[in-house]
RNA sequence: AGAGUUUGAUCAUGGCUCAGAACGAACGCUGGCGGCAGGCCUAACACAUGCAAGUCGAACGGACGUAGCAAUACGUUAGUGGCGCACGGGUGAGUAACACGUGGGAACCUAUCUUUCGGUUCGGAAAAACGGAGGGAAACUUCCGGCCCUAUGGGGGAAAGCAGGGGAUCUUCGGACCUUGCGCUAUUAGAUGAGCCUGCGUGAGAUUAGCUAGUUGGUGGGGUAAAGGCUCACCAAGGCGACGAUCUCUAGCUGGUCUGAGAGGAUGAUCAGCCACACUGGGACUGAGACACGGCCCAGACUCCUACGGGAGGCAGCAGUGGGGAAUAUUGGACAAUGGGGGCAACCCUGAUCCAGCCAUGCCGCGUGUGUGAAGAAGGCCUUCGGGUUGUAAAGCACUUUCAGCGAGGAGGGAUGUGACGUUACUCGCAGAAGAAGGACCGGCUAACUCCGUGCCAGCAGCCGCGGUAAUACGGAGGGUCCGAGCGUUAAUCGGAAUUACUGGGCGUAAAGCGCGCGUAGGCGGUUAGAUCAGUCAGCUGUGAAAGCCCUGGGCUCAACCUGGGAACUGCAGCUGAUACUGUCUGACUAGAGUUUGGUAGAGGAGUGUGGAAUUUCCUGUGUAGCGGUGAAAUGCGUAGAUAUAGGAAGGAACACCAGUGGCGAAGGCGACACUCUGGACCAAAACUGACGCUGAGGUGCGAAAGCGUGGGGAGCAAACAGGAUUAGAUACCCUGGUAGUCCACGCCGUAAACGAUGUCUACUAGCCGUUGGGGGCCUUAGGCUUCAGUGUCGCAGCUAACGCGUUAAGCACCCCGCCUGGGGAGUACGGUCGCAAGAUUAAAACUCAAAGGAAUUGACGGGGGCCCGCACAAGCGGUGGAGCAUGUGGUUUAAUUCGAAGCAACGCGAAGAACCUUACCAGCCCUUGACAUACCGAUCGCGGAUUAGAGAGAUCUUUUCCUUCAGUUCGGCUGGAUCGGAUACAGGUGCUGCAUGGCUGUCGUCAGCUCGUGUCGUGAGAUGUUGGGUUAAGUCCCGCAACGAGCGCAACCCUCGCCCUUAGUUACCAUCAUUUAGUUGGGUACUCUAGGGGAACUGCCGGUGACAAGCCGGAGGAAGGUGGGGAUGACGUCAAGUCCUCAUGGCCCUUAUGGGCUGGGCUACACACGUGCUACAAUGGCAGUGACAAUGGGUCGCAACCUCGCGAGAGGAAGCUAAUCUCAAAAAGCUGUCUCAGUUCGGAUUGUUCUCUGCAACUCGAGAGCAUGAAGUCGGAAUCGCUAGUAAUCGCGUAUCAGCAUGACGCGGUGAAUACGUUCCCGGGCCUUGUACACACCGCCCGUCACACCAUGGGAGUUGGUUUUACCCGAAGAUGGCGCGCUAACCGCAAGGAGGCAGCCAGCCACGGUAAGGUCAGCGACUGGGGUGAAGUCGGAACAAGGUAUCCGUA
Repeated sequence: AGAGUUUGAUCAUGGCUCAGAACGAACGCUGGCGGCAGGCCUAACACAUGCAAGUCGAACGGACGUAGCAAUACGUUAGUGGCGCACGGGUGAGUAACACGUGGGAACCUAUCUUUCGGUUCGGAAAAACGGAGGGAAACUUCCGGCCCUAUGGGGGAAAGCAGGGGAUCUUCGGACCUUGCGCUAUUAGAUGAGCCUGCGUGAGAUUAGCUAGUUGGUGGGGUAAAGGCUCACCAAGGCGACGAUCUCUAGCUGGUCUGAGAGGAUGAUCAGCCACACUGGGACUGAGACACGGCCCAGACUCCUACGGGAGGCAGCAGUGGGGAAUAUUGGACAAUGGGGGCAACCCUGAUCCAGCCAUGCCGCGUGUGUGAAGAAGGCCUUCGGGUUGUAAAGCACUUUCAGCGAGGAGGGAUGUGACGUUACUCGCAGAAGAAGGACCGGCUAACUCCGUGCCAGCAGCCGCGGUAAUACGGAGGGUCCGAGCGUUAAUCGGAAUUACUGGGCGUAAAGCGCGCGUAGGCGGUUAGAUCAGUCAGCUGUGAAAGCCCUGGGCUCAACCUGGGAACUGCAGCUGAUACUGUCUGACUAGAGUUUGGUAGAGGAGUGUGGAAUUUCCUGUGUAGCGGUGAAAUGCGUAGAUAUAGGAAGGAACACCAGUGGCGAAGGCGACACUCUGGACCAAAACUGACGCUGAGGUGCGAAAGCGUGGGGAGCAAACAGGAUUAGAUACCCUGGUAGUCCACGCCGUAAACGAUGUCUACUAGCCGUUGGGGGCCUUAGGCUUCAGUGUCGCAGCUAACGCGUUAAGCACCCCGCCUGGGGAGUACGGUCGCAAGAUUAAAACUCAAAGGAAUUGACGGGGGCCCGCACAAGCGGUGGAGCAUGUGGUUUAAUUCGAAGCAACGCGAAGAACCUUACCAGCCCUUGACAUACCGAUCGCGGAUUAGAGAGAUCUUUUCCUUCAGUUCGGCUGGAUCGGAUACAGGUGCUGCAUGGCUGUCGUCAGCUCGUGUCGUGAGAUGUUGGGUUAAGUCCCGCAACGAGCGCAACCCUCGCCCUUAGUUACCAUCAUUUAGUUGGGUACUCUAGGGGAACUGCCGGUGACAAGCCGGAGGAAGGUGGGGAUGACGUCAAGUCCUCAUGGCCCUUAUGGGCUGGGCUACACACGUGCUACAAUGGCAGUGACAAUGGGUCGCAACCUCGCGAGAGGAAGCUAAUCUCAAAAAGCUGUCUCAGUUCGGAUUGUUCUCUGCAACUCGAGAGCAUGAAGUCGGAAUCGCUAGUAAUCGCGUAUCAGCAUGACGCGGUGAAUACGUUCCCGGGCCUUGUACACACCGCCCGUCACACCAUGGGAGUUGGUUUUACCCGAAGAUGGCGCGCUAACCGCAAGGAGGCAGCCAGCCACGGUAAGGUCAGCGACUGGGGUGAAGUCGGAACAAGGUAUCCGUA
C1' cells in the first nucleotide's frame, strides 16, 4: 500500500466481497509443561444448605463454672449500655437527568481524628435481665414479684465515670488525696466526608410542533443542616420552543478499551472514580451520616411452616442448585500478609483479602531431540516406463537430558511473634531418546499440483464461480504451502471505505439544481479614521485523581508481568499583555445599490373595439351522376338533385405572407389591427442618497396541457363511443362519423423530458465571424472604426470519465440556498398536510440481486442511408412442380429392414455399381491365445498341391490315394524358417465419444479482403496506415493525406485451347513422281497430325476524354485486344460444419464375447410425403428408307474383325492386336418418303409368355431379346431451378466401378440460338456512414397478463397484551396539623392544680386497587391488494434499428 467482481474489450461512476488488527467469546478437530491474567454478555429468573458483622467484663447489675474455710481471685456471657452495622462486597433494572465529565459558586452539616480554651458536680425516673404465673402449636407475648427498711398501709433503692501508679497527710483501713491514661461535656480552627446551585459538554426520531396552572415571577408565612414554589395564602400572567420544547424509542456515566497515519468510528468486561438499585411499590424511625442488600412498618406477587387460629422469608455477598442459554469455574484453605470493625490490650470477627482448585479463554516463554548417515533401502505416489518424488527423511552409528519423572537439600514473604500458599521458588543428584504434533489450505484474489473416484449427481462456495465422462474448484490419496499446542469456522467491532468526504466527495449525460419569482429568520458583505478588546494570538497560574498509553531506568534466567522517575493528558478556568484581521460603537466617503432628466426597441401584461382570408352550415341560381376516401377498399353522402360552380346570409375559432438559431418576459409563455391602462429593460449626460447590498430554511405569489365546479358558447378538430377495413386475432395503426373537451367568465388543481436535463449573485481569464437595440467619432448613395446591453456559430488556455464546455463556462475564485450516497421493492405503504374529486406533497421498511447505470471503442445487425458487384433481378431460352418409371430420403413396417449425411453447404450423398461375397444388420449353428502380430516351451520337418468316401445347411469333423521331402552348419536338434500342440503376456472390436483429437473435406468465396513493424494520435479499449477524390475484375493503379514501409491474399509465374516458326517423321500424312480395289507399296516430310522447343499481346501505336495521373472510349494493325477462352490455384477466419464406418489416435467399454467362422434372410418391405432424374404427352414429330462427317477413351482372366446360325438378345468358329498399326465402332441429330391431329402409326408403363447372357446360384432380388398386352399422360396450381457464346438447348459417343447390372457419375465431340433497356425491387456479397438496450452478436435482446410453488409485506370485521393520559371512587402504613371531660412518674406548686405527655378520634396528602373514556405500540386474524423470487408452462409481441404507428414526459 491494495486486490477480485458489470464489458467482446476500455475508461470512469458505483455497490458487493477479500487480504489486517482485535475479542469477557462460542463451535469443530487436536492437546506436553510453566508464568501472568481472565471466567453468567442470556432470566434485575426462582433459590435447598453452609458461611459473608460484630465487638467491648477497663460501662452495668445478674447468672454459671473453677480454686479457696471464707473474704475473694480467675474465667464464661443471656440481658442493659457503648461503638460499629450508612464501610467493605454485589448488580446495572431504572435513569437522556446537574445522572455523569469538566470548570466555577455560596446559603450549609460533618461521628471518629488533630487543634484552641474551659468543665467533669448534684438530683430524679423508667425498663430488661432474674423468679413466678397466664395465653399460644410455634413465632412470640401478658401480668405479678424482686434488693433494703417497715408500723404491712407503704416508703426507699445502683450506673459518667473506669483503670494503673504513688512520697507526705487523713482514714471508718474499704479508701480519701495527688498523678497518669482512656472517657464524658461545652467551644475555636482544621482535616475528611456529604448536601445544594451553576456555565459548557454528554444518544436517535419532526411520519413527535407546539408544551406548561405550582406552571413563571413577586410579597408574606411555614419548612430544611442549608439557598430555593421546597410548601401554603394572596397578587401578576407569565415561562419553555425550529440554536428542536413536548412526546416516543434506546442507554448507567467517566478514566479508559479496540481500531485508525490522523481526524474519527465503535465500545464502557476485568482495574479505578461517580451514580442508581437490593423480591415489586409506598413510608418513615434511629442515627453524625440511611429513607438503610444480610433493620422496621404497610400493600402486592411468590415460596415455606401450621394444631387453620396464625406465623416465617428475600444470594444483584462467597460457594452452590434448578432454569434460561452457543456459553462462563470449587457447597476449597487461611486470617500468615494487606486492610476494615470492636477493644487499654491480649484478642475476637472479616467468602474484604491472600492463596489453592477447574477451563488452551487470552498473552508470554519452553519442549517434543542433536550430529552423522546414499545401498539415494523398503513401502507409498506419479511416470514419457528411462525414471522422478517422499528423502538425510527413516533404519544404522555416535551424543545430549531442557521440560516432565524419581531422590536429597531448601530461601524470601517477618527489625519481636505468627506461613494458608507448600511435595513452594531455587539448588544438587539419578535413569533413559526416553513421556510429548496437530490443524487449515493448495482455481484467481492468495503461498502451495498431480493421480484416482464421481458425472449439473453427490457436493463445494468469502466474492468471482466449480460439477452435464479426461474436475489442479466435489470426495479420497500422494506431494506441497502456512501456522504450530494450537489450527480453523462462526458472531460482533474498527480498518481498507475519500462508500457521509472537518481533515477529504459530488450534482450537463453516471444518484443528485426546488418549475420560476418575491421575501422573513439566518449566513455572508465596499473604502476610510478613531475607540473597545468579544473572537484571535502570546506568556504565566490553578486544575486536568490513580492506573493505563508513550519515553527512560529497575526486578522476576528472558518475555508476558510487576515497579521507580519523566513526559503527556491536545481540555476548562483565572491573570497579564498584543491589536493586523473579524465583531461592536462613533464619524466620514462614493467605485456596489438606488433616485431624478432626456430618449429608444419590443408577439411583455390587462381591458374594449374592429378587420379580411379560410372551413362549416343555411337560402337561392346553374348543373347531372356520381362524390368522398384508401396501399386497395368499404362504411358514409347523393336522383327527395349531392360533389362542382355563382350570389347572399349566419356563427365560432385561429390570425397566411411579414417571420429571422429575430424580439419581449422571472419562469410558464407571448404573433391580425386600433385605442385605453400598466410592468420591466437598454442608451446618453448630469445631479442626488450614502452600503440602503447578496443569498434565502420556513412563508408567500405566479405556474403549459390535461382535469374539476358554476354559467355561457360550440365553426373546425377530437379522448370515449359507433360503423367500415386490415389481421390468425385487431378492444390499435388507416377510413367514415362523433360526445366530453378545446373557446369565454369566475373559482379550483399545482403537475410536465416545467430541459440549457446546467440554482442565484459578483470579480477575473486569447480571440475570429454573424445578428438585435442604443450611443460616439471618421465620414457620408456606399462604408469603416469604436463603446454599452442582448442573442448565436467556431475556437486558445484551462477543465472533463469521455462526449463536450470554453467571457452567455461545465475555466479560476468568494458568499448563500437546494439536492445525492448501489439496483429493485418505490416515489410505493402507513401516518400527517392540502384538494370537491382526480390526486399532489412529505416519505419508509421487510425482502431480493451482484450488479444497475454513464461515455466512448471494435464488431454484428436494421422492414437506416450512400456507392458498387454477382444469371441477384430484369430481358430471353429451356426446365422442375401435374403423369409413368428410375433413384435417394423421411415415415411406417419388420427378427433385421446395418450405419452415417440434415436449410443453402443432407436427400442419383459416403456407394466408381447390396443375388452369395461385399455386410457392418437379423435368426440359427459352431470356435475361444483365437481369422491376424510379437515373445516362451514342447513336438514335427515341412509346407503345399491334386484326390476318394462319409456326416452335416455349412463352418467343421472323420477318412483314401498320389506328387513333393526346407536352408545354413563349427555336424551338436546348433542356428534360421515353417507347421502343429500348450500356457501366459496379449490379439481382436465398422463398440461409444468428430463436443478430447490429427489428417482430409464442405461452406461463405476466387468474395477482395486479412494483418504486421516503426512512427503519430488517444488516460484507454483502440485509431491512423486500410479513410478521402478518381479508377479497376481486384486493398488494381494514380493523386492527396501523420504516416512510412512490409507480409498473406489479387494479378503474374503453371497446364490446356486458339496463330506462327523450328526440330523430329512411325503405326500418322500424301502436294509432286510412280503404283494400288485400298497411303496398299516405293518414295517424300511440303501439308495435316503427333510432341519437344521457341515466338506472339505490352493499352505497345493513333485520336478523344480525364487533373499534364491512373485509367476509360474509339480506331489501326493482328490468328488473338485490353485478365484472349478454359483449368489448376481457395488469404485471416466463420459454422464446437462433416467424418472415430477410409486411415491414425487419447479416454471409456467388451474379452467362451460387443471378438472369429458359417448357412439362410435383410439392406430391394410399402396406406403415404419430399428431393434428383429418365421417358413422354407428339408433325421442329413418329415410322421406314438412305447414307456423309467426330472426338475423348478402353482392350490379353481382354477387345474381337471376318464367316456361319438365330427375327433378336446372342451362339459356334476364328484372323489381328500388349495397340497413332488390330479392335470396341454403328456415331446420332442430318436428308428423302409416309402418317395428318386422334389418347393416334403419339406414349410406352403394366402384365402374360418364350428365350438369351453372366454367374456355384438370378425365388426373395440381375440385365437383355422376341411376340402379345397398351396404363397414366393432350405441356402441368401455388411455387421454383439452370443458363450471357461455341454458352443454353439438342444429338449421339466413351470411360471408371464391374462376373453380370446406370435413366447415375466423370469425360468427348456434332448441330447450334435468343436476350441483357437497366439496377427501382427480391437474394447474396464488398466499402463508407448512421442508430443500437445486440456481443451465444436479430434464429439477438426483451415486456406484461394468466397458471403453479415459495417468501416477506400493506389493508382487514375483530381479538389479545404492553405502555401512557384524563376524570372519578377507595384510601394501608406513615409523618404533619387539629381535638384530646379516657389516662398520666420526673418539672412548678403548701394543696387544689398546672405545664408537659400518652392512648384515642378527626382532617388533608398518598402507594396499591377499582370504574369510565381516550392516545400509542406490539402479537394474532377469515378474506383481500400489490411486490419479490423460481432451467426448459400459456397468450400475445410493448421497447431496443425509422423495432416495422419515432420514442419519451404530464394528464384524462

Small-subunit ribosomal RNA from an uncultured prokaryote, 1452 nucleotides, folded computationally. The coordinates come from a structure-prediction model, not an experiment, and the mean pLDDT is 83.